[in-house]
RNA sequence: GCGCGUGUAGCUCAGUGGCAGAGCACAGUCCUGAUAAGACUGGGGUCGAAGGUCCGAUUCCUUCCACGCGCA
Numbered sequence: 001g002c003g004c005g006u007g008u009a010g011c012u013c014a015g016u017g018g019c020a021g022a023g024c025a026c027a028g029u030c031c032u033g034a035u036a037a038g039a040c041u042g043g044g045g046u047c048g049a050a051g052g053u054c055c056g057a058u059u060c061c062u063u064c065c066a067c068g069c070g071c072a
Base pairs, nucleotide, nucleotide: 001071002070003069004068005067006066007065010024011023012022013021018055026042027041028040029039030038048064049063050062051061052060
């Protein structure tokens, strides 16, 4: 330099056009003599950035950024 892939909550990941979710973690309540375990509730995201298409974009297209793999 070229090709491919990944980027979504603190972490691991789903969601692939129609109001952004799960598990773990965190906070609170219940339970207990007190912990642990368990149950319930809650907070936390402008979906890597900027444009484009569309009535509508996390999703489709373009360019960039970061990371990984391969080729030279």